The RNA shown here (c-di-AMP riboswitch aptamer (ydaO/yuaA leader)) has 157 nucleotides and comes from Yinghuangia seranimata. Its Rfam family is "c-di-AMP riboswitch aptamer (ydaO/yuaA leader)". Gene Ontology terms of the family: cyclic-di-AMP binding and regulation of gene expression. The sequence was found by an Rfam model in a public genome assembly.
[in-house]
RNA sequence: UGGGGACUACCGCCGAGUCCGGCGCGGUCGACGGGGGACCGGGUCGGAGCCGGGGAACCACAUUCCCUGGGGUGAAUCGGCGCGGCAUGCCGCGCCGUAGGGCAACUUCCAGCCCGAACCCGUCAGCUCACCCGGUAGGCGGCCGGAGGAAGAAGGA
Numbered sequence: 001u002g003g004g005g006a007c008u009a010c011c012g013c014c015g016a017g018u019c020c021g022g023c024g025c026g027g028u029c030g031a032c033g034g035g036g037g038a039c040c041g042g043g044u045c046g047g048a049g050c051c052g053g054g055g056a057a058c059c060a061c062a063u064u065c066c067c068u069g070g071g072g073u074g075a076a077u078c079g080g081c082g083c084g085g086c087a088u089g090c091c092g093c094g095c096c097g098u099a100g101g102g103c104a105a106c107u108u109c110c111a112g113c114c115c116g117a118a119c120c121c122g123u124c125a126g127c128u129c130a131c132c133c134g135g136u137a138g139g140c141g142g143c144c145g146g147a148g149g150a151a152g153a154a155g156g157a
Stems, first nucleotide, its partner, number of pairs: 010142005018048006025041005049136006059126001069124001070121004078097008100115004106152005
């Protein structure tokens, strides 16, 4: 000097997944003792905000059984080709697309880069006032940078 990796602070992304308290427990706070307090950590309970599900009338749909029940969260649907298992249809794997979705305050357009999964309920649920129930996780990137360009709006000085 160059490249790679890890950690801390900081900045940011997907996602509803953020914030405020009560109770009690553990640890630390210059010797001993008493009293009181502060900080940190995790446990439990509650609240605010946000997110999701169930649930009338009216409306909608007819439904279920056989082949192949049905439904929910989510952007994550729907195909073509090939291989295999099975027995003419379903399932699994691979490749290529695709409905749809994401990318540094907001919207639209252009450009570029990505995702296009996974899980849950358990024979049951359309919408849905009142009402009832649940969740508030997890996973990543950057560290001066395609974090780009154009138009508009908003906000600030």